[in-house]
RNA sequence: GGGCGCGUAGUAUAGCCUGGAUAGUACACUUGGCUUCGGACCAGGAAACUCCGGUUCGAAUCCGGACGCGCUCA
Numbered sequence: 001g002g003g004c005g006c007g008u009a010g011u012a013u014a015g016c017c018u019g020g021a022u023a024g025u026a027c028a029c030u031u032g033g034c035u036u037c038g039g040a041c042c043a044g045g046a047a048a049c050u051c052c053g054g055u056u057c058g059a060a061u062c063c064g065g066a067c068g069c070g071c072u073c074a
Stems, first nucleotide, its partner, number of pairs: 001073007010027004020057001029045005050066005
């Protein structure tokens, strides 16, 4: 340098192909309850679509580019 794949809360992941209402789940964190205290358990809460542009009434999802990571060819 060429090709392919990937990028979503602190971590891991679903959703993407087939566009649609408040972006879901687990662990972690946090508040309250419970408990002698803590853990476990119960109820609640905060927190995310890598960036830019395009298409569209509407984009995490489709298209183009950039950046980063991984695999592979030379």

This is a predicted structure of a 74-nucleotide RNA (transfer RNA) from a Candidatus Woesearchaeota archaeon.
Its mean pLDDT, the model's own confidence on a scale to 100, is 82.
Its Rfam family is "tRNA". The family's RNA type in Rfam is transfer RNA.